[in-house]
The prediction has a mean pLDDT of 81. This is a predicted structure of a 127-nucleotide RNA (SAM riboswitch aptamer (S box leader)) from Bacillus canaveralius. Lineage of the source: Bacteria > Bacillati > Bacillota > Bacilli > Bacillus. Of the family's consensus pairs, 89% are formed in the model.
RNA sequence: UUCUUAUCAAGAGAGGUGGAGGGACUGGCCCGACGAAGCCCGGCAACCGGUUAAUAAACACGGUGCUAAUUCCAGCAGAGCAUGGAUAAAGUUUAAAGCCAAUGUAACUUGCUCUGGCAGAUAAGAA
Numbered sequence: 001u002u003c004u005u006a007u008c009a010a011g012a013g014a015g016g017u018g019g020a021g022g023g024a025c026u027g028g029c030c031c032g033a034c035g036a037a038g039c040c041c042g043g044c045a046a047c048c049g050g051u052u053a054a055u056a057a058a059c060a061c062g063g064u065g066c067u068a069a070u071u072c073c074a075g076c077a078g079a080g081c082a083u084g085g086a087u088a089a090a091g092u093u094u095a096a097a098g099c100c101a102a103u104g105u106a107a108c109u110u111g112c113u114c115u116g117g118c119a120g121a122u123a124a125g126a127a
Stems, first nucleotide, its partner, number of pairs: 001127008013041001015040003021031003025075004042067003047063003050059003071119001076116007084108001091103003
């Protein structure tokens, strides 16, 4: 670096240092001198190893990881619901015509919900 599998709605400081950026990318929307990123300490969690007494459970000793907002939201597709289209159109109801009314309403538009992908993050294994 690539591939595979699993997870991603929970959890975690009023600390020190540092000094202006950060939330992967794009578009939004946010955080930040009431102090960003990074580093140290603390904490959370339990993927792998380990220990206990077993595949379960516990511990948190080691290897990571994480420590604003659902992976902050969307980014491609499908389904459903709602809004408009719409006094749609066609057709039906009426003795006929015209008009009104009821029923009937498509493509498409906008929004919401769900599902599956794409992308991303983390762990373990393999090349």